The prediction has a mean pLDDT of 80. Bacterial RNase P class A from a Gemmatales bacterium, 364 nucleotides, folded computationally. The source organism's lineage runs through Bacteria, Pseudomonadati, Planctomycetota, Planctomycetia and Gemmatales. Its Rfam family is "Bacterial RNase P class A". It is annotated as a ribozyme. Its family is annotated with tRNA processing, dimeric ribonuclease P complex and ribonuclease P activity in the Gene Ontology. Of the family's consensus pairs, 94% are formed in the model.
RNA sequence: CGGGCGGGCCGGAUCGUCGCCGGUUAGGCAACUAGCGGGAGGAAAGUCCGGGCUUCACAGGACACGGUGGUGGGUAACGCCCACCGGUCGCAAGACCAGGGAUAGUGCAACAGAAAGUAAACCGCCUGGCUCUUCACGGGGCCGGGUAAGGGUGAAACGGUGCGGUAAGAGCGCACCAGCGAUGGGGUGACUCAUCGGCUCGGCAAACCCCACCGGAAGCAAAGCCAAGCAGAGAGAAGGAUCGGUCCGAUCCAUUGACUCUCGGGUCGGCUGCUCGAGCGGCUUGGCAACGGGCCGCCUAGAUAGAUGACGAUCGCGUCUCGCAAGAGGCGGACAAAACCCGGCUUACAGGCCCGCCCGCUGU
Numbered sequence: 001c002g003g004g005c006g007g008g009c010c011g012g013a014u015c016g017u018c019g020c021c022g023g024u025u026a027g028g029c030a031a032c033u034a035g036c037g038g039g040a041g042g043a044a045a046g047u048c049c050g051g052g053c054u055u056c057a058c059a060g061g062a063c064a065c066g067g068u069g070g071u072g073g074g075u076a077a078c079g080c081c082c083a084c085c086g087g088u089c090g091c092a093a094g095a096c097c098a099g100g101g102a103u104a105g106u107g108c109a110a111c112a113g114a115a116a117g118u119a120a121a122c123c124g125c126c127u128g129g130c131u132c133u134u135c136a137c138g139g140g141g142c143c144g145g146g147u148a149a150g151g152g153u154g155a156a157a158c159g160g161u162g163c164g165g166u167a168a169g170a171g172c173g174c175a176c177c178a179g180c181g182a183u184g185g186g187g188u189g190a191c192u193c194a195u196c197g198g199c200u201c202g203g204c205a206a207a208c209c210c211c212a213c214c215g216g217a218a219g220c221a222a223a224g225c226c227a228a229g230c231a232g233a234g235a236g237a238a239g240g241a242u243c244g245g246u247c248c249g250a251u252c253c254a255u256u257g258a259c260u261c262u263c264g265g266g267u268c269g270g271c272u273g274c275u276c277g278a279g280c281g282g283c284u285u286g287g288c289a290a291c292g293g294g295c296c297g298c299c300u301a302g303a304u305a306g307a308u309g310a311c312g313a314u315c316g317c318g319u320c321u322c323g324c325a326a327g328a329g330g331c332g333g334a335c336a337a338a339a340c341c342c343g344g345c346u347u348a349c350a351g352g353c354c355c356g357c358c359c360g361c362u363g364u
Base pairs, nucleotide, nucleotide: 001360002359003358004357005356006355007354008353009352010351012315013314014313015312016311017310018309020039021038023036024035025034026033027032041335045346046345048344049343050342051341052340053219054218055217056216065215066214067213068212069211070084071083072082073081074080085099086097087096088095089094100210101209105208106207107204108203122151123150124147125146126145127144128143129142130141131140132139133138159177160176161175162174163173164172178200180197181196182195183194184193185192186191223272224271225270226269232263233262234261235260236259239253240252241251242250243249279298280297281296282295283294284293285292286291317332318331319330320329321328322327
């Protein structure tokens, strides 16, 4: 310099004007006014997992149903994260894997192919009998037998390579490799290394199933509290209400109970839940890491049909045009936006920055 792998971060800045939603201070009986200060994200998204919280349910056990599935750790918990093991891919850095069990049982395998599961003889190879032909070697036909080494089919054909062996073949014998088992060593473990053994046993469980572990249900429109009006219940009750300064008076309601007091449930509405929390930042410490411990500091949206906006200026970024240059002008700036709160996963994203590593070429 070129190509690649892994990870982290940002995602415009500063003002001005006019608004919107909370907080707080002052004034005001109040409505409100004024000042100060705060006001979206890395994914606030999908609502796919896990937890907190709330209400309801609940003796204990079993079954059913759903989920998870290498090992060890982290965590409040997880289907998440870290480290390691095994497999596949890559020269490598690295990436990906629902990665338990196929001698518990049931089942499945399209097409092709002779045969797809206590495997299988289509071609081929070897061979017995009969027969035709030939001088003969040999060749053909029919009826059998052996053979899984060769061909062909398939995603897959009862280990692979080689030597021996054989009529031809075959773990039939042997060596190495793969796999299985035993013993010994290493590791907490998944697993691995060495030696030995009998020689070989197919695949699929994101098919049913078996095994181990986990799981009560619904969700902030959860839930708790206050409580107009209307209706109801209980007690009292002969008067009550309006006009009005008071009396008289007028009108309306009332003993078919007006009116007054009390009570329970509870509609409209309001308050709490609501944002201080498995919180954020710095230093330090244990650990390979995920993560944990300690000390110090900080407070960082809380709307409810839903506020967080609009316009303008300057600067910055990218790009285009003009210009010798200085510069001038135009255009662009993503994905998307809280709704009880956290931990994850997944998906979307204009543009940009940083770190580590691998491979190739080259210079000193």